[in-house]
Molecule: transfer RNA
Organism: Candidatus Moranbacteria bacterium GW2011_GWC2_40_12
């Protein structure tokens, strides 16, 4: 330098054009426990890496660009 895949909540990830989500972590409450802690319920205003295009409408499609893994040179 070329190619592939990826970038979404604190972390791991889903979401295949029409309200942005799950698990874990965290917060609050209840119950049990000497206590640590456990169990149950509730709680998410996220520049969807960035800039532009397409579309009535973009996390999703197209172009450019930045970062990371891998492959080729």
């Nucleotide at each position: 330098g070329g190619g592939c895949c990826g970038g979404u909540a604190g972390c791991u990830c889903a979401g295949u054009g029409g309200c942005a989500g799950a698990g874990c972590a965290g917060g609050c409450g209840a119950u049990u426990u000497u206590g640590c802690a456990a169990u149950c319920g509730c709680c998410g205003u996220g520049u969807c890496g960035c800039g532009g295009g397409u579309u009535c409408g973009a996390a999703u499609u197209c172009c450019g660009u930045c970062c990371g893994u891998c492959c080729c040179a």